[in-house]
Context: one part of a larger RNA
RNA sequence: GCCUGCGAGUUACCGUGUGAAGCGAGGUUAAGGUAUUGAAGUACCGAAGCCGAAGGGAAACCGAGUCUGAAUAGGGCGACUUAGUUUCAUGCGGUAGACCCGAAGCCGAGUGAUCUAUCCAUGGUCAGGUUGAAGCGCCGGUAAAACGUCGUGGAGGACCGAACCCUCGUCUGUUAAAAAAGGCAGGGAUGAACUGUGGAUCGGAGUGAAAGGCUAAUCAAACUCGGAGAUAGCUGGUUUUCGCCGAAAUAGCUUUAGGGCUAGCGUGUAUGGAGUCUUGCGGAGGUAGAGCACUGGUUGGACUAGGGCCCUUCACCGGGUACCAAACCCAGAUAAACUCCGAAUGCCGCAAGAUGCUCAUAUGCAGUCAGACUACGGGUGACAAGAUUCGUGGUCGAAAGGGAAACAGCCCAGACCGCCGGCUAAGGUCCCAAAACAUGACUCAGUGGAAAAGGAUGUACGGUGGCAAAGACAGCCAGGAGGUUGGCUUAGAAGCAGCCAUCCCUCGAACGAGUGCGUAACAGCUCACUGGUCGAGUUGUCGUGCGCCGACAAUGUAACGGGGCUACGUCAUGUACCGAAGCUGCGGAAUGAUAUUCUCUUUUUGGGGAUAUUGUUGGUAGGCGAACAUUCCGGAGGCCGAUGAAGGUGUGUCGUGAGGCAUGCUGGAGGUAACGGAAGCGAGAAUGCAGGC
Numbered sequence: 001g002c003c004u005g006c007g008a009g010u011u012a013c014c015g016u017g018u019g020a021a022g023c024g025a026g027g028u029u030a031a032g033g034u035a036u037u038g039a040a041g042u043a044c045c046g047a048a049g050c051c052g053a054a055g056g057g058a059a060a061c062c063g064a065g066u067c068u069g070a071a072u073a074g075g076g077c078g079a080c081u082u083a084g085u086u087u088c089a090u091g092c093g094g095u096a097g098a099c100c101c102g103a104a105g106c107c108g109a110g111u112g113a114u115c116u117a118u119c120c121a122u123g124g125u126c127a128g129g130u131u132g133a134a135g136c137g138c139c140g141g142u143a144a145a146a147c148g149u150c151g152u153g154g155a156g157g158a159c160c161g162a163a164c165c166c167u168c169g170u171c172u173g174u175u176a177a178a179a180a181a182g183g184c185a186g187g188g189a190u191g192a193a194c195u196g197u198g199g200a201u202c203g204g205a206g207u208g209a210a211a212g213g214c215u216a217a218u219c220a221a222a223c224u225c226g227g228a229g230a231u232a233g234c235u236g237g238u239u240u241u242c243g244c245c246g247a248a249a250u251a252g253c254u255u256u257a258g259g260g261c262u263a264g265c266g267u268g269u270a271u272g273g274a275g276u277c278u279u280g281c282g283g284a285g286g287u288a289g290a291g292c293a294c295u296g297g298u299u300g301g302a303c304u305a306g307g308g309c310c311c312u313u314c315a316c317c318g319g320g321u322a323c324c325a326a327a328c329c330c331a332g333a334u335a336a337a338c339u340c341c342g343a344a345u346g347c348c349g350c351a352a353g354a355u356g357c358u359c360a361u362a363u364g365c366a367g368u369c370a371g372a373c374u375a376c377g378g379g380u381g382a383c384a385a386g387a388u389u390c391g392u393g394g395u396c397g398a399a400a401g402g403g404a405a406a407c408a409g410c411c412c413a414g415a416c417c418g419c420c421g422g423c424u425a426a427g428g429u430c431c432c433a434a435a436a437c438a439u440g441a442c443u444c445a446g447u448g449g450a451a452a453a454g455g456a457u458g459u460a461c462g463g464u465g466g467c468a469a470a471g472a473c474a475g476c477c478a479g480g481a482g483g484u485u486g487g488c489u490u491a492g493a494a495g496c497a498g499c500c501a502u503c504c505c506u507c508g509a510a511c512g513a514g515u516g517c518g519u520a521a522c523a524g525c526u527c528a529c530u531g532g533u534c535g536a537g538u539u540g541u542c543g544u545g546c547g548c549c550g551a552c553a554a555u556g557u558a559a560c561g562g563g564g565c566u567a568c569g570u571c572a573u574g575u576a577c578c579g580a581a582g583c584u585g586c587g588g589a590a591u592g593a594u595a596u597u598c599u600c601u602u603u604u605u606g607g608g609g610a611u612a613u614u615g616u617u618g619g620u621a622g623g624c625g626a627a628c629a630u631u632c633c634g635g636a637g638g639c640c641g642a643u644g645a646a647g648g649u650g651u652g653u654c655g656u657g658a659g660g661c662a663u664g665c666u667g668g669a670g671g672u673a674a675c676g677g678a679a680g681c682g683a684g685a686a687u688g689c690a691g692g693c
Base pairs, nucleotide, nucleotide: 001693002692003691004690005689006688011096012095013094014093015092016091017090018089019088020087021086022085023084026051027050028049032045033044034043035042036041055062056061065077066076067075068074099237100236102234106227107226108225109224110223111222117201118200119199120198121197122196123195124194125193126191128160129159130158131156135152136151137150139148140147164188165187166186169184170183171182172181203219205215206214207213240627241626242625243624244623245622250263251262252261253260254259264368265367266365267364268363269362270361271360272359274358275355276354277353278352279351280350281349282348283347289341290339291338295335296334299331300330301329304325306324307323308321309320310319311318371396372395373394374393375392376391377390378389379388380387401412402411403410416588417587418586419585421584422583423582427578428577429576430563431562432561436575437574438573439572440571441570442569448565454549455548458546459545460544461543462542463541464540465539466538467537475533476532477531478530479529481506482505483504486500487499488498512527516525517524589617590616591615592614593613594612595611596610597609598608599607600606628682630679631678632677633676634675638672639671640670647666648665649664650663651662652661653660654659
C1' cells in the first nucleotide's frame, strides 16, 4: 500500500413542539393487588398523587376580579374571547461520558538504587623505567654554631609509560555489526585512583566536586494500577437513495476576538392579505457640481491706518521710503469639519397599470459570526500594494457550460433527463481549429504582438497665414557701393573685443554704420538686400489619425497560444457564417398552481388516481418530504427447498435511484412474502483497529 472484517447522534429520566389514538370540563393512574397457564405477558382492581377548569397580591386576604391608592380616579396583571389530559411515535433542549477517537497533565495507593548518584563495611589491583625532598653519615668549616662538598636515604594528588579507568579531536557508522559502537589519535595511571562482594538512602522524595545531572534504554518530578470514558471553546472522522426549498461570513454584547448569546439572512407548519416594479402626482433633504454672500486659510494690484528704516530737531513737530502691512476696493484662486446656491439617484406617501406568492404575523428546526475579487463612491497608505477599512451593485463562495492560450472572483450565460435536429450570446471566421466576403481609408514600424517625460522635415488628412506669370521658393551668374577707418575706447578697434548712437545721409535695381568666418589691425570669404537666368508653386503655423526614437536581466526563441501574416495589422460600413448545458424542435420524468372528472372512507375544508392548461426543477452549510436495503419478532404448526435453500460467480431484464426479479454455473441445508413491529441498521477515508498478502 491493497484486500477482508470491525468502526461514530445511543439509552434513561425531565421539559417543550409536531403527528396519531383514547376520553373530554375533565384526563390519568403510581406503588401494590387479584385472575390467568409456571414464566413472559394480558385483563381487571387500586384516586394516593399529578395536570387542567381563576385570577390578583409580598402576604393577610378578596375573587371575575384583584393589586396599588384617601379614592368610586388612573394605571398594572387578569376575565369578557372556555380545552384539556393520558399513551405511543418523532424534532429539539436539559441532566447524565451523551456522536466517535485523540492530549500534555492532576490526585491516590503501591513497585523499584541488579542501571546510575552518594555513603558504609569488607576484600582485590596498579609491567617497567626516571627524578632523588627530609633525615642520617664522613670530610671541610666555626670559638661553638650556621653553612658547604660528597655519600647514604627513598619523599611526591612528582615524571615517562603498559594493564586498568576515561574520552579532547577527527573519520566511519546513522533502514548501524552496535537503541551510543569501530578506527586513528588523546588524558589519568600511588591516587580526591580503579575495582569485587554485601549493605543504606526514592518520587515534590532521594542522591548530586551542580550538568536540572542521575534514580533500570524513561526525569523541570520515575514506573505500575486506580479516580477515568479527566477535560479538550482544538484537529480529524461520521457509513443507502431520490425529491422540494436554500443561506451566512453582518450588528450589539462578551477575560471577547478561529468560542458563544440575541437579532439579521434559510427552512417546515398554521393564519392572514399583502409584497415588488413602472408611470404620474405630492413631499422631506444639502451630497456631486458650483460659488465666495458667511467662517477660515490664499496670490497680485490699488488705496491707506499702524510699524520698521533714513533725514531733520534739544525735544515736540515735520519730511522721505525699491521695507512689513490691518481694514476698505479691484482682479484671480481654495475648503471633510465654509455655503448666497444646488442636481441626478435614492427615500416617504397617494393613484393607476404590470407581476403573481415574491409579503406579514405566530411557532418548530437550523446553519452562519475567517469571506474573496471586480465596478463605482470615500477613509488610511505614498491619489503604493493581489494592502487595509466602510458604502452601493455584481460574480465566486454554494455555479457547471461558452469566451479570455492556460486562469474561483473578468465577459456571455444559470446544467430536470434523452436526441448523429435548428437559431443565437460573448467571442470569432488563413492553418493548427468550427466559420468570410465586399467596399473605402490608414500603417511599413512585424507597429499590430508591453511603458513615460521628452525628442524628430516619418506619413495621411483638415484649418489658417506669407510670397508667387508685375515671375515667387531652391540652384546658378552678377552686384552687395560712397561720406567712412561713424563717434568713443584703445598699442591698434577700419561693419564684425567693448561702449554710445542707429530712422545718419548720399548714389542707386539693391547695398545693415552690418549675419557669420577671418586679420595683430587692415585685407579676404560670406550673409541680409537687388538684378538676371529658370518657369510653378513655395514657405510658416495650428489641429487630427497611424507610425519612429526614448526601450537594459538573469536555463532557451519566450512581450501574437503556435505556425506564419504586409494583411492573416488598424479604422469604418455592409451582408453572411461559426459559436454554449442560453433559446427552440421532438420524446420523457418529477413538482407547484388552477380547472374538470373518477374513486375510497363516517359527511369531512379529507385521502388516492386520471386528464387538460400553465409554471418550475444548478446548489455548500442547513430545513423539509418520500423511499431502498440489512438483522430480529409477529404473520408462520403457513409457504419455498436435494426436481437443490442461503452464500459465491456470471447473464438477462425491470425501476429516476438506493435496489428488485428471472436464470446458467458453483454450493450442499436451509430460507421466508404481502402487511405490521423492533434495531448493536448501510463504510472509502478518522497518520482508524485486527488479520492476511
Molecule: large-subunit ribosomal RNA, domain II
Organism: Candidatus Hydrogenedentota bacterium